A computed fold for a 104-nucleotide RNA from Rhodococcus oxybenzonivorans, annotated as TPP riboswitch aptamer (THI element). The sequence is in RNAcentral, with records from Rfam. The organism belongs to Rhodococcus, within Bacteria. Its mean pLDDT, the model's own confidence on a scale to 100, is 79.
[in-house]
RNA sequence: GCCAGUGACACGGGGUGCUGCCCGGCGAAAGCUGGGCGGCUGAGAACACACCCGUCGAACCUGAACUAGGUAGUGCUAGCGAAGGGAUGUCGCGCCGACCGCUG
Numbered sequence: 001g002c003c004a005g006u007g008a009c010a011c012g013g014g015g016u017g018c019u020g021c022c023c024g025g026c027g028a029a030a031g032c033u034g035g036g037c038g039g040c041u042g043a044g045a046a047c048a049c050a051c052c053c054g055u056c057g058a059a060c061c062u063g064a065a066c067u068a069g070g071u072a073g074u075g076c077u078a079g080c081g082a083a084g085g086g087a088u089g090u091c092g093c094g095c096c097g098a099c100c101g102c103u104g
Base pairs, nucleotide, nucleotide: 001100005093006092007091008090009089010088011054012053013052014051016048017040018039019038020037021036022035023034024033025032026031060085061084062083066079067078068077069076
């Protein structure tokens, strides 16, 4: 300075894409698939037992093989979205200003 939440514990919900190189398998090829090492965005890109979210709900799903822009490429960005779904209890602190941001 801002302004309504915030912290802990237990419980619960959720996502894990795109791409480069190497090796293997199938295949006439295109390609598909398994493993390894990297790159991009992000809080998180398959076990991290981490991260995020829990109705004060954009964590996440449907719409969606969506639309516009952009990229090596991708939910990468925005729209869609005042849409429809979506997982809780207790205690402490807080609007007499916590949390958060800036400065010393």